Predicted 3D model of a 73-nucleotide RNA (transfer RNA) from a Kofleriaceae bacterium. The source organism's lineage runs through Bacteria, Pseudomonadati, Polyangia, Haliangiales and Kofleriaceae. It matches the Rfam family "tRNA". It is annotated as a transfer RNA. Its mean pLDDT, the model's own confidence on a scale to 100, is 82.
[in-house]
RNA sequence: CGGGGUGUAGCUCAGUGGGAAGAGCGUUCCGUUCGGGACGGAGAGGCCGGCGGUUCGAGUCCGCCUACCCCGA
Numbered sequence: 001c002g003g004g005g006u007g008u009a010g011c012u013c014a015g016u017g018g019g020a021a022g023a024g025c026g027u028u029c030c031g032u033u034c035g036g037g038a039c040g041g042a043g044a045g046g047c048c049g050g051c052g053g054u055u056c057g058a059g060u061c062c063g064c065c066u067a068c069c070c071c072g073a
Base pairs, nucleotide, nucleotide: 001072002071003070004069005068006067007066010025011024012023013022019056027043028042029041030040031039049065050064051063052062053061
């Protein structure tokens, strides 16, 4: 320098025929227990890497930038 891939909750990941975001673990509160763990119930937590564009509407499509990974030179 060229090509490809991945950035979504604290962590690991779903969600790509565009209709507006979910799971597991973790965490908080409650129940249970002598207490803890386990188990059960309830809740908080993300405007989806950044900036633009297309569209009535974008996590999803397009462009540029950026971080990391892989391949090539």